[in-house]
Context: one part of a larger RNA
Parts: sequence; C1' cells; structure tokens
RNA sequence: CCCAGGGAGUGCACUUGAUUGGCAAGUCUAACUCGUGAACCGAGGAAGGCGCAGGGAAACCGAUACGGCCGCAGCACAUACGUGCGAGGGCCACCGUGUUCAAGCGCGGGGAGUCAAUUGGGUGCGACCCGAAACCAGGCGAUCUAUACGCAGGCAGGGUGAAGCGUGGCGAAAGCCACGUGGAGGCCCGUUAGAGGUGGUAUUCUACAAUAUCCUCUCGUGAUCUGCGCAUAGGGGUGAAAGGCCCAUCGAGCCUGGCAACAGCUGGUUCCAACCGAAACAUGUCGAAGCAUGACCUCUUCCGAGGUAGCCCGCGGGGUAGAGCUACCGAUUGGAUGACCCGCCUCCGAGAGGAGUCGGCCAUCCUGUCAAACUCCAAACCCGCAGGCGCCGUAGACGAAGGGAGUCCGGUGUGCGGGGUAAGCCUGUGCACCAUGAGGGGAACAACCCAGAGCCGGGUUAAGGUCCCAAAGUGUAGAUUAAGUGCGAUUCGAAGGUGGUCUCAAGCCCUAAACAGCCGGGAGGUGAGCUUAGAAGCAGCUACCCUCUAAGAAAAGCGUAACAGCUUACCGGCCGAGGUUUGAGGCGCCCAAAAUGAUCGGGGCUCAAAUCUACCACCGAGACCUGGCCGUGCCCGUCACAGGGCAACCGCGUAGGUUGGCGUUCUGUUCGGAUGGAAGCCCGGGCGAGAGCUCGCGUGGACCGUUCAGAAACGACAAUCCUGGU
Repeated sequence: CCCAGGGAGUGCACUUGAUUGGCAAGUCUAACUCGUGAACCGAGGAAGGCGCAGGGAAACCGAUACGGCCGCAGCACAUACGUGCGAGGGCCACCGUGUUCAAGCGCGGGGAGUCAAUUGGGUGCGACCCGAAACCAGGCGAUCUAUACGCAGGCAGGGUGAAGCGUGGCGAAAGCCACGUGGAGGCCCGUUAGAGGUGGUAUUCUACAAUAUCCUCUCGUGAUCUGCGCAUAGGGGUGAAAGGCCCAUCGAGCCUGGCAACAGCUGGUUCCAACCGAAACAUGUCGAAGCAUGACCUCUUCCGAGGUAGCCCGCGGGGUAGAGCUACCGAUUGGAUGACCCGCCUCCGAGAGGAGUCGGCCAUCCUGUCAAACUCCAAACCCGCAGGCGCCGUAGACGAAGGGAGUCCGGUGUGCGGGGUAAGCCUGUGCACCAUGAGGGGAACAACCCAGAGCCGGGUUAAGGUCCCAAAGUGUAGAUUAAGUGCGAUUCGAAGGUGGUCUCAAGCCCUAAACAGCCGGGAGGUGAGCUUAGAAGCAGCUACCCUCUAAGAAAAGCGUAACAGCUUACCGGCCGAGGUUUGAGGCGCCCAAAAUGAUCGGGGCUCAAAUCUACCACCGAGACCUGGCCGUGCCCGUCACAGGGCAACCGCGUAGGUUGGCGUUCUGUUCGGAUGGAAGCCCGGGCGAGAGCUCGCGUGGACCGUUCAGAAACGACAAUCCUGGU
C1' cells in the first nucleotide's frame, strides 16, 4: 500500500417562521404540595408571563360594537351571453394621538391569541469534526553543556639560548665588546601523554555511530588539559559573542494545568429518487482569502386579469461606423498669378531713394493628404411612447408578503474599445459557451464546428468524411501544380525577387519573308584635323564631311608601344511561320536558422489519395422520425386505489431550495416464525428505476421477524484520519 473495526450538524436556553393539536378574548402554569412501593403517573398550585389600545421624549390624552362603492371564490336565477347577492379582499369615509397659526403629514383603529409537540433558520455556549505556531500559571532540571570557586592530578624527547654572573680586552669615566657560564619564553619541532577538529564536497548515509571511520591537519609549560565537589534557572542563567549553551529539546528549556485556547485558513463530512435551479456582479466595510444588504435561485401563502422578451408600422430622441473639410477647427504636398509689407543680395544714384532676382507673409486658381478630445453630412443600430401581429395567462400569468439558500478568486471565443514592443498579458463592454453540458467531429484537446442526453429498440440525417489502418467513391466531367508544393479550418510564413509554367488583354514586325542561326560583304578620299615620342575608327580636343554602293560609323566594344588583329552597327544570300514588347491573373520557386529522431494521426499518395470548378451517390450522433415503457404536470373518474385521456410548446445539471422513499439499533403495539433447525456466514435463483427486498442448497446451533407508531451515540472510499492485522 491493502483489509477489518471506529470516525463528523448534537444538547440546553432564548428567539423567529412553518406544520399539527388543545382551549379561545383569553391562554399557560413555574417553584412547590398531596396520593401511591416509585424519580414515573395522577390531582392540586394563576405567583407570574403573553394577549386583550394606541399615540407621545414626557406631562398627558385616548379609538369604527359598520356608513358608501367595487368585487374574487361561493350561492341563486338564467343555463347561450349574462344578472343579482356577495364572507374574506380593495378603495373611500370616519375616529385616537403626536406635530401644529393653518394646511398637511407620521403612527394606530371594525377582537385572535396562547400553550404544547415536530420541524426550517438565528443567537449564546467547545456548537459539524480534526488541525497550529503561540499566551499564562505552578513546579522539575547545571549527572550534557557555559562560566566562577575549592581540593587534587597530568604534560617522552629534542632545539633555540633572554636577564643575571665570571674571565679577558678597551676606555678618563659612564660603559662597551668578546668568550664562557646561565637557563627565560601565552618561544620552536614533536601521532610522548593529552586536547582539538583544517581539507578530502573520501568512506558511511535502513551507518560501528540520531555527527562515526580513515588519511591529512592544529595545540602540546599554558588565557594549558583533566577528575571530584560546589554555585548560578527560564524573559532567567551563562556566554574570549556563534543567538551559542542550559540533559539528542533553545530567537525564550521540560512537565502538568488553564484547554475541546482561538483560527475570516487547509482537509474531511457516511443511503436512494423526483421537481426547479444559480452566482463569481453592485453598494458599504481597518474591506480586499471575510461579512452584511441588494441583484440572481428555491419554497409557501395572498390577490384576481391582464402581461409583454420577439416582429411590423407610426411619431420622437441620438452624432458612432463611414465620409468630408473653398462647412468650422487643427495638421498638411507641389505649382501658377498678384497688391501692400518685411529680409538678404545685385545694379543705378552724392544722398534721399529707385529698379530687379530670391525668400517670407497674404489673397485667388489648380493639385495632393489627415483628426479620440474637428463636423456641412451621416447610417446600420439603440432608446421612449402609441397601434397591430405573435407569445404567456382563471390549469392563476403580472404583482405582493413571508421562510430557506448559495454566490462576492471566474474563464474562453467573438464584435467594439483602453494600456502594452508583445504575451496562454492587464483592464472594460454586448452576445454565446465552459463553469454546471453528456453525445458526434476536430489524431489526442473545458469553452472551435454539429448537437442540448428519461429508459430499451428500428430508421434518416448534421458537422465531418468515403485508398488502407477505419464505416462509406481508388466516383463523374474539366483544368492547374512537379515544388512531395500539398494531403493541417487554426500548426504560419513577410518585404523583395523569379525567361518555372498556365490563362487573359494590348502595341509593333511579318510569305514584297519577320525573330534566331549559318554563309558572304562590312569599302574608298583617309593614317580627317589638332595634340603627341607615337595617336593610324578606338589617350585626349575639335569637327563628324564626301564618294562608290545592296550596305558599311571621321566608328558601339575587345585589342596593340603605335600599327596589326577580332567583333558590332549596316547590307546580301540560305531557311520558311510566326516573332517581339508591355500589362493583368492562377498555381509553383527563392527568401526560410534551434536545441533527444523525424513525420500530413500513420501507412502512403503525382491525368492524385494535392489544388480549383461543377455534379451524383454513400457513410456518419444520444440530433430528427418512429414502436414500447417509466416518471412529472393537468383533465375525467373513484370514498380512496384502480382505470382512461392530453402535453409541438414536460423530463442535462454543480452550489443550493423543495418533496417522496430505503435501511440500521432500541421501545410500545399487532400478527407471526424457530432443535421437524433462529441469527450469522458462503454460494445460487427471482423482484424493484434505485436505496434495497425475497426464496433455495450448504454451514451454524438458539433465537428472529412483520404491521402501526415512537426514540436515535442511525448509513463511509477519502480527513498526510484513529486502532488492530499484515
């Protein structure tokens, strides 16, 4: 770990609701007393409590024994609409009192309470159970350890060689020097004994040991080490000071008690089913892990006819998206023209000043752009009122009062925002979903797609799919892609580039022969002039003519020191059908880097099993349809069951509210079983939706159950639960 047994909303008091019962303008006894064998029971016992009158701070004053109207249920009449009466109920009227000049306003008034039992909540107590670290009181500890004191004991051997002293030398002296002698020191070496505890991140780490072993290391005549005795005590001691130590316990010892300390914090809290079903928000809070009130959920009661989430129309309101700006305001590109003014510069003039170019400012015209805190405009949409449709409602809606909660850490997607470089980020708001929602799809995957699950069957579809894993097409027709691009809704891929390929459009050239290729020509004046050592088409400058021609530059490039040489432009021939340029689009390609081995879920796939277009089949869920059944709500029916019917508009559900059941032990009661075999245990059969119930074989060997009530130490898988077993 596991198994068995134990293990958590209880009791009393007060209070507030509900239910049941007694009595009722009343109601109830408390202590206590008496009777009896008795603590139980019976009888007594109104002292007192609550109620029967309120208002007012108080003094004090002090109320409808029912007048009117409406009207539900009900009753009566019509029984078709409806009409009359109408308890309770509603609206008035009237009254008491306080305030008060008055008007008005507040509270109250046409009798229902009280006692008991059961039960839901609240409060006080340990108060559902377990759980601190702590705080306080009184004691016990210095046999461990810290420090002081008393008595006593221990420290091989070796080294160094202070003062003092002696002798000698020197000196005027003070004294100094040398050699001896001497034997000091919190001196040195040291596995002497003894004490300590530096490094090894060694060994060990269920150990030899709850701090050890080994190697290495420090001290070892001193502030030394040790034995025995004695002293100091818990907010106290002791401390060469580390908050160290004070008996394996120390930032306040240990034991017992206060004590079931308190805990807004963590964990746990035990049988079944039916109906409804949240919140994670607002306000306040020494409040933010809490609480209260409201919103939202549930149950009960009352009232009695309307209500209004959706859609349409009409009348109003709005200034967001968008758009616009010669409509304001603010920002903002370029150009043209022009008057005044300002500035720089140039010119004229002796100067005043004048003329001109450019720039600024302003105006007009043309042109190019923007705004959350701009608007000449202006949606969708939202809001208010009214009408209509629809829906809900006498099977009771809407509304009102009361009992019980839970909730106050939310999250994701999407639309619109704010902050931030961004975030599986922070913060708003509308809707949906998860939370509290199962099923199918998405490889897996709370919130993405489909779809809201009472139980058991049969069919049809949704999303998504149909080569194999794996249900269903290796479907039909036409295109594209060669990159395994892709086969991934999302798991990417940008700016930029691309004579990869397909489609579309336009311009130009072309059988009087285009484009490319091949063959041939590509000349002469002339080596143009100048420059230059040279300059010859081709360093540079100037010019760039003319001739022969089918055509050929005063030369477009390579080249030479300069020439030479090789091409090009241009022309002819061969060839024979499209060529060339630009724009747009589709699918690809480059751009393209990450950490353990890769991948579309995998295998694998290329006229596809990829992509685009169109179409036909099929598969596929708890959805939809359908057969049967159960429950719930309602109707008919019954004394009550039974029975029959209706539900397109009932049956997901955490926290939670309400309701009905099952089981255990004991008590009373009813009816029973048992040595011809009880309980318990083991195995098997049946019934019930389930908690559970029941029958039988065996074992066992003496008690056990049913009905109706009552009372509970009443139901376990969880609490690092407790005890035992192993």

A computed fold for a 726-nucleotide part of an RNA from Halorubrum sp. Hd13, annotated as large-subunit ribosomal RNA, domain II. Lineage of the source: Archaea > Methanobacteriota > Halobacteria > Halobacteriales > Halorubrum. Its Rfam family is "Archaeal large subunit ribosomal RNA". Its family is annotated with structural constituent of ribosome and ribosome in the Gene Ontology. Model confidence (mean pLDDT): 85 of 100.